[in-house]
Model confidence (mean pLDDT): 89 of 100. A computed fold for a 346-nucleotide part of an RNA from a Thermodesulfobacteriota bacterium, annotated as small-subunit ribosomal RNA, central domain. NCBI's taxonomy places the organism under Bacteria, Pseudomonadati, Thermodesulfobacteriota. Rfam family: Bacterial small subunit ribosomal RNA.
Context: one part of a larger RNA
RNA sequence: CUGGGUUUAAAGGGUGCGUAGGCGGGGCUUUAAGCCGGCGGUGAAAUGCAGCGGCUCAACCGCUGGAAUGCCGUUGGGACUGGGGCUCUUGGAUACGGUCGGGGCGGGUGGAACUCGUGGUGUAGCGGUGAAAUGCAUAGAUAUCACGAGGAACGCCGGUAGCGAAGGCAGCUCGCCGGGCCGGUAUUGACGCUGAGGCACGAAAGCGUGGGGAUCGAACAGGAUUAGAUACCCUGGUAGUCCACGCCGUAAACGAUGAUGGCUGGGUGUUGGCGAUAGACGGUCAGCGCCUGAGGGAAACCAUUAAGCCAUCCACCUGGGGAGUACGGCCGCAAGGCUGAAACUC
Repeated sequence: CUGGGUUUAAAGGGUGCGUAGGCGGGGCUUUAAGCCGGCGGUGAAAUGCAGCGGCUCAACCGCUGGAAUGCCGUUGGGACUGGGGCUCUUGGAUACGGUCGGGGCGGGUGGAACUCGUGGUGUAGCGGUGAAAUGCAUAGAUAUCACGAGGAACGCCGGUAGCGAAGGCAGCUCGCCGGGCCGGUAUUGACGCUGAGGCACGAAAGCGUGGGGAUCGAACAGGAUUAGAUACCCUGGUAGUCCACGCCGUAAACGAUGAUGGCUGGGUGUUGGCGAUAGACGGUCAGCGCCUGAGGGAAACCAUUAAGCCAUCCACCUGGGGAGUACGGCCGCAAGGCUGAAACUC
């Protein structure tokens, strides 16, 4: 480079926006760059190929032919691609009218539980486990009642339910912002798809500064268990868990399944809209599930939410270990991240 691939065998980028680039709907017309035909020039010789010939054969050599797939010029063609012009509405977008939702940001606020404090009642235990012990408790614990304080999370509703590009999102309420879907008109008239770089977002843990600190709880301490027990169990407990601002940029970031468009059987449930609503409908669009065909698949399974049949663009794979390591570069406060080998070995 080509081929074959990427759910689970190696392989889909964590996600989006978007630059270059690649690709791109219907009709008419024009152009002739790509494309195709004719002709001309050139494409040295040797080599290679075919035929014939010369050395006894062959190697070697000679002659003829063909080839030289190319380049240049010229003259034509006009289907397809490209360029120009005109036009269309089905792709896209916008407007209008409805509607939906834990979509995002900021503020306010509620109850249960928990811990702590104060006071009351009350007395000898509580707690914990497989059993215990450490621990707490006569300086009055546990239990129970009242009041107060604090922080964090929102039971039931709750649902193979909803929303979001992904990460993710849940008490109630107010404000601001984003989005989808449906409806039938209207406007625009291909304005589209993808997207190397780039930019933005990105769970948890972690980092910086300041605050907060109820619960839980790495580290740590003690008690058990055990041959040991740097664990599993128990009693405590710091960072952290929470907030603000700034970093980090990873993940089994998963549907282990890139995005977009088109095409290809049914059944059943459910969410949102539209339609129909009486011997009537059970339809349609968008989404979320399950089951089963054709087809696909090594199988498991997938099956209009494809892993089926096609098209465009991007990313990625190419035996295992060495190794996501070393080196270099870029990024980061650091932790580390991204890019990413080879020797050697099987």